A computed fold for an 85-nucleotide RNA from Nitratifractor sp., annotated as c-di-GMP-I riboswitch aptamer. NCBI's taxonomy places the organism under Bacteria, Pseudomonadati, Campylobacterota, Epsilonproteobacteria, Nitratifractor. It was read from a public genome assembly, where an Rfam model found it.
RNA sequence: CUCGUGAAAAGCCAAACUGCUCGUGAGAUCAGGGCGGAAAGCUUACGGGUCUUCGUUAUCGGGCGAAGAUGGCCGGGUUGUACUA
Repeated sequence: CUCGUGAAAAGCCAAACUGCUCGUGAGAUCAGGGCGGAAAGCUUACGGGUCUUCGUUAUCGGGCGAAGAUGGCCGGGUUGUACUA
């Protein structure tokens, strides 16, 4: 430095749910709480999926366009930790 593995030790993050607040909404911050995670760190101006809102088309669920949400939906990119080899 790279790969692998989280076996050991010390750690890290924090699902569902609950409460305050914000948002039209998907959802988000903080606190509690642990389902789980070797990147569950970051990146949506890297590609896709799903969801929300607005507009439009067709008399309705569909299609198209725009704006947003999700990084714990997947892939890619990127930055890291312990140890064996």